[in-house]
RNA sequence: AGAGUUUGAUCAUGGCUCAGAUUGAACGCUGGCGGCAGGCCUAACACAUGCAAGUCGAACGGUAACAUUUCUAGCUUGCUAGAAGAUGACGAGUGGCGGACGGGUGAGUAAUGCUUGGGAACUUGCCUUUGCGAGGGGGAUAACAGUUGGAAACGACUGCUAAUACCGCAUAAUGUCUUCGGACCAAACGGGGCUUCGGCUCCGGCGCAAAGAGAGGCCCAAGUGAGAUUAGCUAGUUGGUAAGGUAACGGCUUACCAAGGCGACGAUCUCUAGCUGUUCUGAGAGGAAGAUCAGCCACACUGGGACUGAGACACGGCCCAGACUCCUACGGGAGGCAGCAGUGGGGAAUAUUGCACAAUGGGGGAAACCCUGAUGCAGCCAUGCCGCGUGUGUGAAGAAGGCCUUCGGGUUGUAAAGCACUUUCAGUUGUGAGGAAAAGUUAGUAGUUAAUACCUGCUAGCCGUGACGUUAACAACAGAAGAAGCACCGGCUAACUCCGUGCCAGCAGCCGCGGUAAUACGGAGGGUGCGAGCGUUAAUCGGAAUUACUGGGCGUAAAGCGCACGCAGGCGGUUUGUUAAGCUAGAUGUGAAAGCCCCGGGCUCAACCUGGGAUGGUCAUUUAGAACUGGCAGACUAGAGUCUUGGAGAGGGGAGUGGAAUUCCAGGUGUAGCGGUGAAAUGCGUAGAUAUCUGGAGGAACAUCAGUGGCGAAGGCGACUCCCUGGCCAAAGACUGACGCUCAUGUGCGAAAGUGUGGGUAGCGAACAGGAUUAGAUACCCUGGUAGUCCACACCGUAAACGCUGUCUACUAGCUGUGUGUGUCUUUAAGACGUGCGUAGCGAAGCUAACGCGCUAAGUAGACCGCCUGGGGAGUACGGCCGCAAGGUUAAAACUCAAAUGAAUUGACGGGGGCCCGCACAAGCGGUGGAGCAUGUGGUUUAAUUCGAUGCAACGCGAAGAACCUUACCUACACUUGACAUGCUGAGAAGUUACUAGAGAUAGUUUCGUGCCUUCGGGAACUCAGACACAGGUGCUGCAUGGCUGUCGUCAGCUCGUGUCGUGAGAUGUUGGGUUAAGUCCCGCAACGAGCGCAACCCUCAUUUUUAGUUGCCAUCAGGUUAAGCUGGGCACUCUAAAAAAACUGCCGGUGAUAAGCUGGAGGAAGGCGGGGAUGACGUCAAGUCCUCAUGGCCCUUACGGGCUGGGCUACACACGUGCUACAAUGGUGGUGACAGUGGGAAGCAAUUUCGCAAGAAAAAGCAAAUCUCCAAAAGCCAUCUCAGUUCGGAUUGGACUCUGCAACUCGAGUCCAUGAAGUUGGAAUCGCUAGUAAUCGUAGAUCAGCAUGCGACGGUGAAUACGUUCUCGGGCCUUGUACACACCGCCCGUCACGCCAUGGGAGUUGGUUUUAUCUUAAGCCGGUGCGCUAACCGCAAGGAGGCAGCCGUCCACGGUAGGGUCAGCGACUGGGGCGAAGUCGUAACAAGGUAACCGUAGGG
Repeated sequence: AGAGUUUGAUCAUGGCUCAGAUUGAACGCUGGCGGCAGGCCUAACACAUGCAAGUCGAACGGUAACAUUUCUAGCUUGCUAGAAGAUGACGAGUGGCGGACGGGUGAGUAAUGCUUGGGAACUUGCCUUUGCGAGGGGGAUAACAGUUGGAAACGACUGCUAAUACCGCAUAAUGUCUUCGGACCAAACGGGGCUUCGGCUCCGGCGCAAAGAGAGGCCCAAGUGAGAUUAGCUAGUUGGUAAGGUAACGGCUUACCAAGGCGACGAUCUCUAGCUGUUCUGAGAGGAAGAUCAGCCACACUGGGACUGAGACACGGCCCAGACUCCUACGGGAGGCAGCAGUGGGGAAUAUUGCACAAUGGGGGAAACCCUGAUGCAGCCAUGCCGCGUGUGUGAAGAAGGCCUUCGGGUUGUAAAGCACUUUCAGUUGUGAGGAAAAGUUAGUAGUUAAUACCUGCUAGCCGUGACGUUAACAACAGAAGAAGCACCGGCUAACUCCGUGCCAGCAGCCGCGGUAAUACGGAGGGUGCGAGCGUUAAUCGGAAUUACUGGGCGUAAAGCGCACGCAGGCGGUUUGUUAAGCUAGAUGUGAAAGCCCCGGGCUCAACCUGGGAUGGUCAUUUAGAACUGGCAGACUAGAGUCUUGGAGAGGGGAGUGGAAUUCCAGGUGUAGCGGUGAAAUGCGUAGAUAUCUGGAGGAACAUCAGUGGCGAAGGCGACUCCCUGGCCAAAGACUGACGCUCAUGUGCGAAAGUGUGGGUAGCGAACAGGAUUAGAUACCCUGGUAGUCCACACCGUAAACGCUGUCUACUAGCUGUGUGUGUCUUUAAGACGUGCGUAGCGAAGCUAACGCGCUAAGUAGACCGCCUGGGGAGUACGGCCGCAAGGUUAAAACUCAAAUGAAUUGACGGGGGCCCGCACAAGCGGUGGAGCAUGUGGUUUAAUUCGAUGCAACGCGAAGAACCUUACCUACACUUGACAUGCUGAGAAGUUACUAGAGAUAGUUUCGUGCCUUCGGGAACUCAGACACAGGUGCUGCAUGGCUGUCGUCAGCUCGUGUCGUGAGAUGUUGGGUUAAGUCCCGCAACGAGCGCAACCCUCAUUUUUAGUUGCCAUCAGGUUAAGCUGGGCACUCUAAAAAAACUGCCGGUGAUAAGCUGGAGGAAGGCGGGGAUGACGUCAAGUCCUCAUGGCCCUUACGGGCUGGGCUACACACGUGCUACAAUGGUGGUGACAGUGGGAAGCAAUUUCGCAAGAAAAAGCAAAUCUCCAAAAGCCAUCUCAGUUCGGAUUGGACUCUGCAACUCGAGUCCAUGAAGUUGGAAUCGCUAGUAAUCGUAGAUCAGCAUGCGACGGUGAAUACGUUCUCGGGCCUUGUACACACCGCCCGUCACGCCAUGGGAGUUGGUUUUAUCUUAAGCCGGUGCGCUAACCGCAAGGAGGCAGCCGUCCACGGUAGGGUCAGCGACUGGGGCGAAGUCGUAACAAGGUAACCGUAGGG
C1' cells in the first nucleotide's frame, strides 16, 4: 500500500466482498510448565446456609458466664455445692463514638446528572492552631425485683437505682440580635502520680469563640444521543412586592399585582442511554465503546414518608402501602445477597459455601487489643498478554513402509534407525531469603512538672509477630527420558497430485465449483501458515475519498426546486478616525491519580511493577498589539439606482375590424354516381348527391412574409387598428451615495389534460358505434360521432415544465454569420474602421470517464441556495398538509439481488441507408413435382431387419457393386492363453492320403513323410500340449483427441512489424476519388513497409517451328491383290512426344486527371484472365468421422472375445429425396451403312470358323498391347406407320432357356415366345444451364466370379436468351441505430395459474405506556385544638409555662371511576410487492422493433 466482482473487451460511476488490528467473548479440535492480569455482558430474576459493623468497664448501675484469690458446707489427702465484685475480665442494659465510610449494581436519569472553567448567600463531627471557661443544683429512667398478657414476636403495670443520659440557675465576649439604649446564649467528667489530705500535677474528655485543613450543599457559562412522519409548549407558569421556610440564595412555599417566559441556534413530545479519566481503531481528522482500575452520580424487593444525626430522607435503621416467601396455637408475626462465598433459574457463556488479619487501610479504645468476605493470599478456567520447553550434533545403503510415476525414477528425507552428547522445565531429596515496620521490656536522653513520679518524643540493647508456604532461589540424583496440534492448499492468498463421487453427495467470505479424467466435494500422500494453541462465529474501527472539515459530487452515471419576488439568515466596494468582540503574542491558574509517550530502576528476560519528565483545552484570568473581519462616527464614486434624448420588438391586458378556407342553409345548372382504401366495405345519393354558380349564417384559426429572426423570468407569444401597460438597449451629461448579491419558511406566476357554474360549438375529435385487416384485433386504416377543444369567472399545480446545465460577480486567444443601437472617416457607397447589447456556427489554452464544453463555459476563482449517496421494493404504504374530485406534496421499512448504470470500442443484426457482385432475379432452353420402375431415407414390422450420415452442407451418402463370404445383426451349436503378437517349458519336421460321425465348426481313426544351417554343443522356421504375463473387442465417449473431410467460398478477404493517435478497449495502415474478376492497379492521405490469400509460376486444349520416325503415316517412285500401306521404299503430310516460339493493352484512334484503366481498330491461330483443371487465406459451424487408421479414459475377459450353420441387412398400409423409361410423328418399326475419342486386357481380352431365333456354346489364330483384341459407335439417311391408349409405352405375369458361381428358394443378370398395367406433358411449388455450354446421342472404365437406370471419364450432333439490377436469395465494402455478444433461432414485457416469503388495509380484540378530570385517603411532616394525661421551671397553694396522647385541617403514595393520546401483538377477509423448474396467453420495448419512442393528463379495455 491494495485486491476480487457488472463487459466480448475498455474507461468511468457505483455497490457488495476480502486481506489488518482488537475483544470481559462463545463454540469445534487439541493441550507440557511458569509469571502477570481478567472472569454473570443475559433475569435491577428469586434466594437455603454461613459470614460481611462494631467497639469502649479509663462514662454508668452492675455481675448472667469464665478464671484467680479468700471464706463456708458436704467432707476420702481431692471432688461437689455455696458465699464474697476483692481481682482479671464481662453476657444483657444505660451512655458515647461509629453503623452517611468501606463493599455492590447501573434499573432510572438526555439533565435536579457528568466534564471543563468560574461564582457567592452557606454548613462542617473527628483533626491542627489560638483565646477564654469548666461554678453550683435538681428530677427521672433502663437494667434489676415482683405481678401479668401472648403460641411467638413482643409487651403491660407496680417498685428501686447510676452516669460523660436529662433539666433549670450562675457566669457571657471577640459570638447572635439590636430601635445602638440594650437584650440573649454553655459546659462533664474519667483515669494515673504525689500529698501535709487543704490540694498540686499529668493524660484523655467537655463548653464558648476565632482561624485553618479537608469534606459537603447551592448557582452560572459552554460542551455532552436520535427522531420534524413530534411545531408549538407553559398558570407557580415568567417577573415584582410582602411574608414564611432553609445551613444557605431562590416561586422553594403562600398571598397580592403584572402578563409574561421558552421555541426553527429545534421548545414540547417520543425512543435510546449512567457520565468522565480513558479503551479499541485510524497517518491524522475522525469513528466506535464506557468491562477491569480511578473520579462523580443514581439505586438498595416496588412506591411513599419522615426520624435521629455534623452528615441520610439511610444496602445489612424506622413507619405505611403493595407483590412475593416463610412461621403460626389462625388471633397474629418475620424477611429483603445490585456485600463475600454459594443455590435455583435464564443463557452461547463467566469461578471456592477457601486461609488470614502477617502486611496496607478503616471503626472503637489512653492503650494492650477487638472487629474488618475492605484488603492480603490461595483455589478453578489456555479467557488474554508474556516467557520457556517438547532435545542437540553426526548420520546416504538416500533403508523399510506410504504416495506418485513417462516404469527410468521421484518424493516423504538427515527425516528415521544407528553413533556421540546435554538435562532447561516437570519428578525426587535437601538447603533456604525477602515481604517485619511494630508492640513489649531494659537503659539513656529531651519535654512537662515542685518532682529524679506518671506521660510523651528520640537513641541503644534484649525479646519477638508470616495467611501465603512443601514460597522464591540454590544444590544433588536419574534418564531423551513425561510433553504437538490446528487450519488451509481454484483466484483474491503462501501452498498440488492420486483415488472415490458424477448438478448426486456436498463446498462457498466474494467470484463461483460438482452433469465420468473435479489442484474448488470426500479420503490419502505431499506442501503452506501459525504454534500450546489453531480455526469458526459474533462485534468495533480500518481499508471506505461509499457522508468527503482534512477529503466527493449534480449536461448524459444518483443528483439544479418549472420560474420569479422576497422576510429571517449568510456574504459584501474605496477611504479616515476610533474601539478591541473575533484575531495574534506573553504571563499566571487549572486540566486528580492511573493510563499513552520519553528517560531511568526492579523481578535471570519479557509481560508486569516502580521513580522522574513531557504532552494534552473552542478553558479561565490578565497584559500588550491593531494588519485583517466586526462595532461606532465621518467622507468617496468604479457596484446599485434616478433624471434627459432616442431605438427595436408575435412582451401583457381590453375594445373593435378584416379576408381566404371548411361546414351548413336557400336557390339555379346538371345526372348517376360520390366518397374512401394497399384493396375494400360501412356511409352519402334518383326524395337528385358529388361537381358547378349565386346569396346567406356561424364558429374557430390567422397562409405567404417566416428567418438556429424578435420579445418575455419561466409557461409562452404570430391577421389589422386603437386605448392602457411592463421590461430591455444605446448616447451624453447631471444627481443619490453601498441603497448590493443570494435566499430556508413564505408569496405570486405556471403548457396540456382535468374539475365547477354559465355561454358557445364551424372544423377536429378521447369515449362510443359501424366497416375492414387479422388466428384473434377491445389497435394501427376507413365512415360517423359525444365530452373536450373556444369565451367569462373560479379551481387544479403537474410535464422529457429540457440547454436534462440554479442565481450573481470578475478574469481568460481568435475567426465567421445574424438581430438591433450608436460614433468617426472618406472616394457618399450594397463603403471602410470602431464601440455596446442580444443570438448562432467553428475553435486556442484549459476542463471532462468519454461524448463533448469552450467570453452565452461544463475553463479559472468568489458569494449564497437547492439536491445526491447501489439496483429493486417505491416516488409506494402509513401519518400530516392542500384539493369539490381527480389527485398533488412531504416520504419510509420489511424483504430481495450482486449487480443496476454512463460514455466509448469491436463485432453481429435491422421488415435502416448507399455502392457492387453472383444462373440471384429477369430473358430463354430443358427438367422435377402427376405415371410405372430403379435406388436411398423416414416410419412401421421383425428373432434380426447391424451401424453411421439428418436444413442449405443427410437421403444413387460411407457402399468403386449384401446369394455364401463380405457382416459388424439374429437363431442354434461348440472353444477358452484363444483366429493374431511376444516371452517360458516339454514334445514333434512341416506337411500329406483316405475313412467315419456331424448342418458345419469339430472330433476320432489312418497312409506317406524324417527336411535346412552347424564350430556337432546346438540354432532357425513350423506344429501340438501346459501354466502365467497377456491377446482380443466394428463395445462407449467425434462433447477428451490426432489425422482426414464438408461448408461459408475460389468469396476477396485475414493479419503483422515499426511509427502515429487515444487514459483505454482500440484506431490508423485496410478509409477516401477512380478502376478491376480480384485489398487488381493508380492517385490522395500519419503513415511506411511486410506476410497469408488474389494473380502468376504447374497440367491440359487451341497455332507454328525444330528434332526423332515404330507398332504410326503414304505425297512422289516401283510391285501387288477381288480388296487392303499389303510389300519395297520414304518421313513430305497426319500423328506421336520432347524442346522452343507466340499474347505483352505491345501498336493506332478516342476517353480518362498527363494515372490506373476503359472503348474501338489493325495485325494475329488466339486479344484484353484465350477455354478447362489442379490449387481453398485467418477463421466459423463443440459440423462429420473412435465402423478406414491412430489414440487418452472407461467397460467386457469360459465373453461385449473367437469359430460355424441357417437367416437378416432385399420385409411393406404409407411419406419424402435422387434417377431411368415414357406419354409419341423433331416419333416408332424395318432397312441401309458413313464418321469418333477416352480407356481395358493373362485365373485376361479374344479375331476367325461351326451350331443355336437369341442369350450363348464348341474349337481356336493373335496379343502383357500406337502391332492382337474388346470394337458394333449412336444420333444420321431411306422406306413405312398417320394421331389411336396406337406398329406409342413397356410395367406385370405365364412358359422355355443361357451364363457366372460349392450354391441363384428367400435374393443375380441375360435370352426367346406370350401377356400388354399406369401413363395423352403433370396442382401449389421448385431445380439446372450463358457456348462447343444447355439439350440430345452413344462409347469405354473402376468395383466385380456374376450383378448399374448409380459413379467418375470420353467423344458425336449442337441451340435459344441476357433490356437490365426494381424485386427474391446469398455475398463483399462504407455508413447508421441497437437495451444483441450463446450475437435476431438474440433480448424482453404484462396478465393469468401454482408454491413460498415479508408487508399495507381490516369489523374488532389483547397488552404496555402516558395524560386529563374526579373520588379515596395509609404512614408522615406542617398548622390548629375543646376534652384527657403530665417528673424537672415558676408558684406557699390553687394553678401556670411547657410537653405527650387524641381530634381536626392542607398536602400526598397505592387504589377506584370516566375519557383521551401513543406503541405493540393477534385478526375472517382483502390489496399490491418480491422470489421461484422447461406452465398459459399474447408480443408492448430494443433496428424505422415492423403504428418512432418517451413525458404529463383524461377516458376505455
This is a predicted structure of a 1501-nucleotide RNA (small-subunit ribosomal RNA) from a seawater metagenome. Model confidence (mean pLDDT): 85 of 100. The RNAcentral record of the sequence draws on SILVA.